The RNA shown here (small-subunit ribosomal RNA) has 1461 nucleotides and comes from an uncultured prokaryote. RNAcentral holds the sequence, with entries from ENA.

[in-house]
RNA sequence: AGGGUUUGAUCCUGGCUCAGAACGAACGCUGGCGCCAGGCAUAACACAUGCAAGUUGAACGAACCCUUCGGGGUGAGUAGCGCACGGGUGCGUAACGCGUGGGAAUGUGCCCUUGGGUGCGGAACAACGUCUGGAAACGGACGCUAAUACUGCAUAACAUCUUCGGAUCAAAGAUUUAUCGCCCAAGGAUCAGCCCGCGUUAGAUUAGGUAGCGUGGGAUUAGCUAGUUGGUGAGGUAAUGGCUCACCAAGCCUACGAUCUAUAGCUGGUCUGAGAGGAUGAUCAGCCACACUGGGACUGAGACACGGCCCAGACUCCUACGGGAGGCAGCAGUGGGGAAUAUUGGACAAUGGAGGAAACUCUGAUCCAGCCAUGCCGCGUGAGUGAAGAAGGCCUUAGGGUUGUAAAGCUCUUUCAAUCGUGAAGAUAAUGACGGUAGCGAUAGAAGAAGCCCCGGCUAAAUUCGUGCCAGCAGCCGCGGUAAUACGAAUGGGGCAAGCGUUGUUCGGAAUCACUGGGCUUAAAGCGUACGCAGGCGGACAUACAAGUCAGGAGUGAAAUCCCAGGGCUCAACCCUGGAACUGCUCUUGAAACUGUAUGUCUAGAAUCCGGUAGAGGUUGGUAAAAUUCCUAGUGUAGCGGUGAAAUGCGUAGAUAUUAGGAGGAACAUCAGUGGCGAAGGCGGCUUUCUGGACCGAUACUGACGCUGAGAUGCGAAAGCGUGGGGAGCAAACAGGAUUAGAUACCCUGGUAGUCCACGCCGUAAACGAUGUAAACUAGCCGUUGCGGGUAUUCCCCUGCGGUUUCGCAGCUAACGCACUAAGUGUCCCGCCUGGGGAGUACGGUCGCAAGAUUAAAACUCAAAGGAAUUGACGGGGGCCCGCACAAGCGGUGGAGCAUGUGGUUUAAUUCGAAGCAACGCGCAGAACCUUACCAGCCCUUGACAUACCAAUCGCGAUUUCCGGAGACGGAUUUCCAGUUCGGCUGGAUUGGAUACAGGUGCUGCAUGGCUGUCGUCAGCUCGUGUCGUGAGAUGUUGGGUUAAGUCCCGCAACGAGCGCAACCCUCGCCCUUAGUUGCCAUCAUUUAGUUGGGCACUCUAGGGGAACUGCCGGUGAUAAGCCGGAGGAAGGUGGGGAUGACGUCAAGUCCUCAUGGCCCUUAUGGGCUGGGCUACACACGUGCUACAAUGGCAAUGACAGUGGGAUGCGAAGGGGCGACCCGGAUCUAAUCUCCAAAAAUUGUCUCAGUUCGGAUUGUUCUCUGCAACUCGAGAGCAUGAAGUUGGAAUCGCUAGUAAUCGCGGAUCAGCAUGCCGCGGUGAAUACGUUCCCGGGCCUUGUACACACCGCCCGUCACACCAUGGGAGUUGGUUUUACCCGAAGCCGGUGCGCGAACCGUAAGGACGCAGCCGACCACGGUAAGGUCAGCGACUGGGGUGAAGUCGAAACAAGGUAGCCG
Repeated sequence: AGGGUUUGAUCCUGGCUCAGAACGAACGCUGGCGCCAGGCAUAACACAUGCAAGUUGAACGAACCCUUCGGGGUGAGUAGCGCACGGGUGCGUAACGCGUGGGAAUGUGCCCUUGGGUGCGGAACAACGUCUGGAAACGGACGCUAAUACUGCAUAACAUCUUCGGAUCAAAGAUUUAUCGCCCAAGGAUCAGCCCGCGUUAGAUUAGGUAGCGUGGGAUUAGCUAGUUGGUGAGGUAAUGGCUCACCAAGCCUACGAUCUAUAGCUGGUCUGAGAGGAUGAUCAGCCACACUGGGACUGAGACACGGCCCAGACUCCUACGGGAGGCAGCAGUGGGGAAUAUUGGACAAUGGAGGAAACUCUGAUCCAGCCAUGCCGCGUGAGUGAAGAAGGCCUUAGGGUUGUAAAGCUCUUUCAAUCGUGAAGAUAAUGACGGUAGCGAUAGAAGAAGCCCCGGCUAAAUUCGUGCCAGCAGCCGCGGUAAUACGAAUGGGGCAAGCGUUGUUCGGAAUCACUGGGCUUAAAGCGUACGCAGGCGGACAUACAAGUCAGGAGUGAAAUCCCAGGGCUCAACCCUGGAACUGCUCUUGAAACUGUAUGUCUAGAAUCCGGUAGAGGUUGGUAAAAUUCCUAGUGUAGCGGUGAAAUGCGUAGAUAUUAGGAGGAACAUCAGUGGCGAAGGCGGCUUUCUGGACCGAUACUGACGCUGAGAUGCGAAAGCGUGGGGAGCAAACAGGAUUAGAUACCCUGGUAGUCCACGCCGUAAACGAUGUAAACUAGCCGUUGCGGGUAUUCCCCUGCGGUUUCGCAGCUAACGCACUAAGUGUCCCGCCUGGGGAGUACGGUCGCAAGAUUAAAACUCAAAGGAAUUGACGGGGGCCCGCACAAGCGGUGGAGCAUGUGGUUUAAUUCGAAGCAACGCGCAGAACCUUACCAGCCCUUGACAUACCAAUCGCGAUUUCCGGAGACGGAUUUCCAGUUCGGCUGGAUUGGAUACAGGUGCUGCAUGGCUGUCGUCAGCUCGUGUCGUGAGAUGUUGGGUUAAGUCCCGCAACGAGCGCAACCCUCGCCCUUAGUUGCCAUCAUUUAGUUGGGCACUCUAGGGGAACUGCCGGUGAUAAGCCGGAGGAAGGUGGGGAUGACGUCAAGUCCUCAUGGCCCUUAUGGGCUGGGCUACACACGUGCUACAAUGGCAAUGACAGUGGGAUGCGAAGGGGCGACCCGGAUCUAAUCUCCAAAAAUUGUCUCAGUUCGGAUUGUUCUCUGCAACUCGAGAGCAUGAAGUUGGAAUCGCUAGUAAUCGCGGAUCAGCAUGCCGCGGUGAAUACGUUCCCGGGCCUUGUACACACCGCCCGUCACACCAUGGGAGUUGGUUUUACCCGAAGCCGGUGCGCGAACCGUAAGGACGCAGCCGACCACGGUAAGGUCAGCGACUGGGGUGAAGUCGAAACAAGGUAGCCG
């Protein structure tokens, strides 16, 4: 410090997610030791048991015990002090509760200091005794008694009260004789309570106002408050105060957030962070609150009291049923809850606390120990050496690699733990729970001590096997569908380590709420617009003040923590000491630049006056002409109208058309313009009334009067609503006609609201410049509009101010783009945004007549959604160009019969593959057996075939024979090896055996190689360097011409290059030359015959050359490339044909040509054999052949080719047969012999018919091949003589020696050709042209596509699941108001009951107690609301889901442009 994830790729926006640190944690696996710390976060749920607050005999009297008789002790009770501390918890509390800093009207036991005092009396009550009630708890009556208990009198101030005369208030003693106590005061110290004000000061005419601050959420909580706010008086209190009461006044709080609501103890600090911040408030420390729930007071210095009291309530326990007892949020512990949190331990030794004069007693405070890896820190599990790189494991290309110096072995050490011994400090004289602990010493022995997670990327670390979208993983992206580095296991590796991972939570990363430090044209985001209260901000100069600001000083900011420096535990964690810091608050002394306040002044901002100007600015009345429609009348006749085409509709009752007249409503052509005006919405004939604003030019005047603007208010298109008018045209709804699969649409014919007017609502729009307002600054150029100035006075030129448009520099921007009218640079103010969906929705509120508007969530769900630009692809977008693509022609297919292939069906099997073009006369250049892979049956199992081992044999094979069998096979039989070192040695072969293995046309062409098809013989596909762009990319390759061509030329930020094109290669066409046998024959001779002699001129053959290049001429083009025409030439613009197939696309085809990974079979999915099948047949399709006839059939005649083939072969002559064919065998290894006959052609005949066309089918007789023609070959003769008379929709080929037509040859092959591959003969027609169909190329445009239009994608319905709204109601919480009830208690009142002290001779009084009454009041009750939550039949929409249904709304002109209201 960043990384992953939206895309084919890019930049940006933006969310999600990861790496870090932390924890009072929990869970999983594992676990050696020690130190230090920590340990119910949930039920403030309920609690058994024990302990947690007592002490004092030096306050007191009984009782009891001991006694050395001096006394000592125990201890109930009275009395004193303490129990308000210490300890626990966080319910409540949004508050003067807390933090910080101030202030004044108070109290304070014990303690300290100071000044005084301590005299004289009195009456009781416990204990105790007797009697007695009760189950108990606990009492009752009578009687006795002491005190530092209670009480009277005296004394009385520096105290209190006061009418200033005065009045009032006290004590306690004890004994060890030296002290400890007691009382009244004052001061201090400490602690506590209360409050946010009193007082004071400053200022002001008054009213009135100001003068602490901080400490969370919600405005879908906006008004709250009656003791409420203030005053006077009184009461009350320690004291101020509505704290309480009486009276008076009507105030007080609140947008700087009152009230209400939900949540929460606050702080020092803690965690995180660079910081600012954010989160948090365990342990330690300060404060607060609470003690079963609610209320209440008493005592006391202090409580409204955790281990006190009273009452009410709930709960638990005891009971003799009458009545009683209790409160662990003290320490342990139990149950319960929970993912989860410890011992019913030891000691008062230390520190502290209570009481005591003290000894001492008490102390679950505290100090220790126990449990727990809960955390931090430290240590160990050994060290050295050791290569045969052992064994084993794993991988392997089988060579090796790795585990790995790791182990073993050898040599050492003993920390920790163990055993034994010794043994502290903590204590200052005694006293040590911890503890026989820490430490120290000795002994033995490597001995007792390593796991967890991860290994696709982020993120360090990979291989094999298993599994096969299964099982599973996953923080995000995502893995898994038979070769998974992602699942599980193993091996290896990486990380951390007594721990390691997971989960949860917080901060960080996140500049993703942005103070530091973000944005708003298009990504989320400028209110539709103006005016304006509060608020915020504000021109120039001068003076004063000192609130902000700055500087110095003072106080405070507890300790602990953090940081720094030292020190102590062996180190560290931890602890101690000191410093710094605590960024804050308050007070004080100064400064005066800036802000502020006050005063005075100014004119540059802003207004006003004056003179002009332009304008669809607003409003009101009137009015003109054209057009549509309707009405009346005339003319006139059969149609009009409408559409892609039609129909509905109108019209013979006279339409449309046309002429004249009239009525009515609405809107204002031309001018008209990125022209004008207005804040926006918006505004358009002419004229009139009233009226707003702007601009220009001048001079005066006011003197900052300004800008913005939360709320508030006005205006605000269209549609819509209300009332009343109006209604020509247009036109939602609606009706009809078309279109369509449907058509609730698009098109047509009609047509009502509405559109218009008046008044009143509504308040929204893609209300857009998707750009808030205001002022300032920052290059220009060309237009346009309004008003000026200068020269010139027509034009023109220069220039100022205000508007408006297109370009463009700097700058900005993610880019697109903006660019003086900013989206640039800075300023002020307002509004708004924070991932997509859910949703601008629900609920609540406000507004509205309604429609609805406004304000505005959550649950849930996804990992994206989005912006700009790029490259492709696509478009029922555009432009240019090409192709037998269309057109123009010729001939076909589709109809018939047959052949052949395919589908389907059938079958035991009908083997398998190929599937739009680019499968279908394809693999198959040839299935009777074989082939053959399929089926049935019968056989074999190291095998039909290869290599290796052992044994046996010398043959195997061929030839021969016989038997069984369908055959394979089984049984028998006959003849014959080689070399030789003579060793059964070597080689070869066969048979038998055993094991490795053979074998597989079994699967996967989506694991592959190779080969092939296709776009396409289309003209394209790329690279280097440079340049441009943040980048993907672009440029080059685009543009202007041209070409068959990215072919060439020109231009150009490009310059070059490569693969393609072309050429080089083969062949045909012309010529020359070389060579003449088997070829040829002009001349000479010869023959039946180039047969022979002779010759090589010609033809021909096959070698080598030449020839064609837009080279020449003319025109055109740009003086180019080229194009057009011409000459010459055998051939002319690529001369014809072939071979040659760029980068790539289709997971195209092929595992059945071959090769090959993986998987599968192994007496079978291998091998052999016989027979069958691949040839089936209601049917459908493709490709062909033959035809339908006269351009023909038949017959006759008998002319002219070329390519090829031939030795288990072609086969001549001659002969036989009607023929297929047979006999025969010459020559031929072939320019010699042979296949070999060419056919169309020509002549004659037939005369339009199912024929002398056509030949299917069938019968029969034969021929040939072959082991064998039944299933299932080809051919011949005779006989038979089907469909078919030119073929619907549709569709194919072809541009010249081509189509069409005619025959011939070859491969395969025993035989079988209508197929395939070749060859020659005869030999046409047409092309105006590129509008359209198809395919392709280039440029451009749009895009929501990128698996790329066979794309993407929307909504209803159906099904499943999830959360949520409404909902008759129902259940509960909380709160308000009114009323009822009124425990305990304090207060007030009363005084026919009762009472020891004082007064009084007495009666009685003072005083007190009980009782009674009253006010207040907790709990409880009744009624009516508010609010929140749970459930709820039914219901609404929403979300999610691999294949459902219906349509086709959006993205291209998305096929009706889309979108907003």